[in-house]
């Protein structure tokens, strides 16, 4: 240093459910009630410079509830630092725009799961587990346009 096995992690669409809605089951009642005990209650993609405040945090995909709450939060918007890119190059201020993958804008490329299906659990709402399809934003590659003035040195 290569391999092989075995575990664990892959965590902010994340976590929970006192109670409320729905669902189920099961006992009373018999004019739509009550009680008990359960069930579900976000699919997945993406996201973190550093303090601090505010805040109803991005994308899509599914559709009876991904409702409703509690908490948390990496998104946004303030304010300070710190950082990278813009001038022919250094450096020093200001400014714009971003944030160690560090400008915009426009075209193109390629990326998901869950639902449903199979196979199992459970009286039952539902619930493991499998392999296959199907996006969108942002980031990413490729292409194309556009992306500072000053002051001092340097070089032409």
């Nucleotide at each position: 240093u290569u391999u092989u096995c075995u575990c664990a992690u892959c965590u902010a669409g994340c976590g929970c459910c006192a109670u409320g809605u729905a669902c189920c089951u099961g006992c009373c009642a018999a004019g739509g009630g009550g009680c008990a005990g359960g069930u579900u209650g976000a699919c997945g993609a993406g996201g973190a410079a550093a303090a601090g405040g505010g805040u109803u945090a991005u994308c899509g995909a599914a559709u009876u509830u991904u409702c409703g709450g509690c908490g948390g939060g990496u998104g946004c918007c303030c304010u300070u630092u710190c950082g990278c890119a813009c001038c022919g190059c250094u450096u020093u201020c200001a400014g714009u725009g971003c944030g160690a993958g560090a400008u915009a804008u426009g075209c193109c490329g390629g990326c998901a799961a869950a639902u449903a299906u199979g196979c199992g659990g459970g009286u039952g709402a539902c619930u493991g587990c499998a392999a296959a399809a199907c996006a969108a934003a942002u980031a990413c590659g490729g292409c194309a346009u556009a992306a500072u003035g000053a002051a001092a040195g340097c070089a032409u």
GlmS glucosamine-6-phosphate activated ribozyme aptamer, 156 nucleotides, folded computationally. Rfam family: glmS glucosamine-6-phosphate activated ribozyme aptamer. The family's RNA type in Rfam is riboswitch. Rfam describes the family as follows. This entry contains a glucosamine-6-phosphate activated ribozyme that is found in the mRNA for GlmS. GlmS is an enzyme that uses fructose-6-phosphate and glutamine to generate glucosamine-6-phosphate. The ribozyme catalyses self cleavage of the glmS mRNA that is thought to regulate GlmS activity. Its mean pLDDT, the model's own confidence on a scale to 100, is 78.